[in-house]
RNA sequence: GCCGGGGUAGCAUAACUGGUCAAUGUACCGCCUUGGUAAGGCGGAGAUAGUGAGUUCAAGUCUCACCCCUGGCU
Numbered sequence: 001g002c003c004g005g006g007g008u009a010g011c012a013u014a015a016c017u018g019g020u021c022a023a024u025g026u027a028c029c030g031c032c033u034u035g036g037u038a039a040g041g042c043g044g045a046g047a048u049a050g051u052g053a054g055u056u057c058a059a060g061u062c063u064c065a066c067c068c069c070u071g072g073c074u
Stems, first nucleotide, its partner, number of pairs: 001073007010026004019057001028044005050066005
């Protein structure tokens, strides 16, 4: 330098034919349970999606540029 994959709640990951309030686990907060922890049960809060722009009635989801991570090639 070229090609591929990825960048979504603290962490790990999903949703893709573009259209419901962006979902799940875990962590976190509260309650129950216990003599008290842990475990378990119930409930709750938390992200506008790497950055910017474009297309569209509508974009996490398509297009472009740039940044970062990762695999391969020379």